[in-house]
RNA sequence: UCAAUCGAUAGAGGCGCAGUAGUCAAAAGUAAGAUGCAUGAGGAAGGACAAUUCCGUUGAAUGCAUUUGAAAGGGGAAACUGCCGAAGUGAAUUGUGUAUUGUUCGCACAAAUUGCUGGUUUUGCAUUUAAGAGAUGUAAAAUUGUCAGAGCGCAUGUUCUGGAGAGCUAUCCAAAGA
Numbered sequence: 001u002c003a004a005u006c007g008a009u010a011g012a013g014g015c016g017c018a019g020u021a022g023u024c025a026a027a028a029g030u031a032a033g034a035u036g037c038a039u040g041a042g043g044a045a046g047g048a049c050a051a052u053u054c055c056g057u058u059g060a061a062u063g064c065a066u067u068u069g070a071a072a073g074g075g076g077a078a079a080c081u082g083c084c085g086a087a088g089u090g091a092a093u094u095g096u097g098u099a100u101u102g103u104u105c106g107c108a109c110a111a112a113u114u115g116c117u118g119g120u121u122u123u124g125c126a127u128u129u130a131a132g133a134g135a136u137g138u139a140a141a142a143u144u145g146u147c148a149g150a151g152c153g154c155a156u157g158u159u160c161u162g163g164a165g166a167g168c169u170a171u172c173c174a175a176a177g178a
Base pairs, nucleotide, nucleotide: 001178002177005174007172008171009170010169011168014084016083017082018081019080020079023076024075032068033067034066035065036064037063038062042055043054044053046105047104048103049102050101051100087117088116089115090114091113093111094110095109096108097107098106118144119143120142121141122140123139124138125137126136127135128134146163147162148161149160150159151158152157
C1' cells in the first nucleotide's frame, strides 16, 4: 500500500410499505324496534355440552304484511405521521377478551420463537367478505431496481442468463493474509 472478513453510520428502488383522524360510497331498506295476523312452548348476545338465574299461555321462538330504521369490520381518493423486512404471511407456544358460570372449538388482540416473500401489476384457482370491492395463499406472465457471469460498444451504456433483502451502494473502524 492492497485486502478476505467483523462491526457502525447514512442511503437507494417506486403506482414503494404501514399507521392515524376525518370524509365519501357501500354495507342496506339489511339487523333491530313498533303494530296486526298465523302458530303454540320455549328463549336468554359465535357454536356444542353441563349447571345456575331470569323472561315466557297477560303468548317464547318462528313466519307473513305494514311502518320506523341503524352500526361495526372491510374499501376509494387526498392529507398527515413513521419508515425501506418497510411490511405481509405459515407453523406451533403463552396471555387477555368473547354479554350468568364452567369445559371445549372458533374468533379478535398482544408477546416472543421459527420458516417464506426484493418491489409493483395482470390473469386462473382456492379462502375470506354483503360484495363481481379489497385482502391472503398458490401458479403463470409482464415490468422494475440491485448484484454476479458472458457478449457488444469510443463512451454514457446495451443484450442474454442467473441469484436474493441475512441483499445492494457510500463512508468510517478493526483486521487474517499478501
Predicted 3D model of a 178-nucleotide RNA (Lysine riboswitch aptamer) from Solibacillus cecembensis. Its mean pLDDT, the model's own confidence on a scale to 100, is 80.